[in-house]
Molecule: transfer RNA
Organism: uncultured Alphaproteobacteria bacterium
C1' cells in the first nucleotide's frame, strides 16, 4: 500500500444508544500472640483521537494515531 482483529479502572477482561462492571492488585478496618489466608469497605476511568448522525454516543459511520495477523511490491 491493500485487507481484518484489538484499544475500556494499575494489569487481565466483560458490556455494546439512556453518562461503565468483575476478577486480580492498592489503600483502611476487622479476625490473629504476630504474619499468611478469609471478611468488610473505600479509592481509582476525558471508554485511543478528532468528526458526523441523534433529544442523547463509550456503543453507530467516517478519518487518523498505536499494537497485532495475512496478502502485495520496492531494494
Nucleotide at each position: 500500500g491493500c485487507c481484518g482483529c484489538a484499544g475500556u479502572a494499575a494489569c487481565u477482561c466483560a458490556g455494546g444508544g439512556g453518562u461503565a462492571g468483575a476478577g486480580u492488585a492498592a489503600u483502611u478496618c476487622a479476625u490473629u500472640g504476630g504474619u499468611a489466608a478469609u471478611g468488610a469497605a473505600u479509592a481509582a476511568g476525558c471508554c485511543g483521537g478528532c468528526a458526523g448522525u441523534u433529544c442523547g454516543a463509550u456503543u453507530c459511520u467516517g478519518c487518523c494515531c498505536u499494537g497485532u495477523g495475512g496478502c502485495a511490491c520496492c531494494a